Background
A computed fold for a 95-nucleotide RNA, annotated as SAM riboswitch aptamer (S box leader).
RNA sequence: CCCUUAUCAAGAGUGGUUGAGGGAUCGGCCCGAUGAAACCACGGCAACCUGCCCCCGGGCAAGGUGCCAAUUCCGGCGGAAACGCAAGAUGAGGA
Numbered sequence: 001c002c003c004u005u006a007u008c009a010a011g012a013g014u015g016g017u018u019g020a021g022g023g024a025u026c027g028g029c030c031c032g033a034u035g036a037a038a039c040c041a042c043g044g045c046a047a048c049c050u051g052c053c054c055c056c057g058g059g060c061a062a063g064g065u066g067c068c069a070a071u072u073c074c075g076g077c078g079g080a081a082a083c084g085c086a087a088g089a090u091g092a093g094g095a
Stems, first nucleotide, its partner, number of pairs: 002094007013042005021031003026075003043068003048064002050061004072087001076085003
């Protein structure tokens, strides 16, 4: 990078270093010197994998990931709508 599959309206930030970008892409609209992104430290959320228990419905923990502005920030395609599809993100499995 590619394939399969589940989830994506909830939830969770402070300090230090540094210094202008960031929100995937394009458009919009936002965030940002009252400090963006990145890195470090500590903290938190969640519960996919994992461990333990179980009355087999589930419960507890938090080791491996992930995440901590805004519905995946909004906008795509089909459909009257419900919903489906596409794109993206994360987990698990695979090639």